The RNA shown here (SAM riboswitch aptamer (S box leader)) has 107 nucleotides and comes from Pontibacter fetidus. The sequence was found by an Rfam model in a public genome assembly. The coordinates come from a structure-prediction model, not an experiment, and the mean pLDDT is 82.

[in-house]
RNA sequence: UUCUUAUCCAGAAAGGUGGAGGGACAGGCCCGAUGAUACCUUGGCAACCAAUCGAUUUGAUAAUGGUGCCAAUUCCUGCUCUGCAGCAAUGCAGGGGGAGAUAAGCA
Numbered sequence: 001u002u003c004u005u006a007u008c009c010a011g012a013a014a015g016g017u018g019g020a021g022g023g024a025c026a027g028g029c030c031c032g033a034u035g036a037u038a039c040c041u042u043g044g045c046a047a048c049c050a051a052u053c054g055a056u057u058u059g060a061u062a063a064u065g066g067u068g069c070c071a072a073u074u075c076c077u078g079c080u081c082u083g084c085a086g087c088a089a090u091g092c093a094g095g096g097g098g099a100g101a102u103a104a105g106c107a
Stems, first nucleotide, its partner, number of pairs: 001107001003105006013042005021031003025078004043070003048066003051061003074099001079096007
């Protein structure tokens, strides 16, 4: 890195460095000189793996370790199906997928 599985409507700050874009991509819509993104320190949130107890193929506890995360549902949509409204374009709602992120595992 490819693949597989699981989860993604909750949650979580302050200081310093620095100086213009950023939110994966596209379209929207937002964040940003009242200083964003990024990096560092401390802090915090959470519970994927390791741990303990129980169970029998999963539940609970804890938060030491390995990650991860700390704007907005993965910010919304992208492809498709169903229902409703509409002459239609299209809009709204609910599913299934695709893409993405994170963890663990084989190669």